The RNA shown here (transfer RNA) has 72 nucleotides and comes from Chelydra serpentina.
The source organism's lineage runs through Eukaryota, Metazoa, Vertebrata, Testudinata and Chelydra.
Model confidence (mean pLDDT): 81 of 100.
The sequence is in RNAcentral, with records from Rfam.
It matches the Rfam family "tRNA".
RNA sequence: GCUGAAGUAGCUCAGUUGGGUGAGUGUUAGACUGAAAAUCUAGAGAUCCCGGUUCAAUCCCAGGCUUUGGCC
Numbered sequence: 001g002c003u004g005a006a007g008u009a010g011c012u013c014a015g016u017u018g019g020g021u022g023a024g025u026g027u028u029a030g031a032c033u034g035a036a037a038a039u040c041u042a043g044a045g046a047u048c049c050c051g052g053u054u055c056a057a058u059c060c061c062a063g064g065c066u067u068u069g070g071c072c
Stems, first nucleotide, its partner, number of pairs: 001071007010025004019055001027043005048064002051061002
């Protein structure tokens, strides 16, 4: 330099060919216990950034950023 992939919760990931954002784990509070652990219940917590299309964008389009695979 060319080309492909990925970016969603603190972490690991799923997701919807446009309409309610989720799981595990972690975390906070409560229940249980003599006290813990385990278990149960509840809560908080996220769509990389900026534009465009649309009644409506995590999803579609354009540009950018970061990480990464391959080739040279």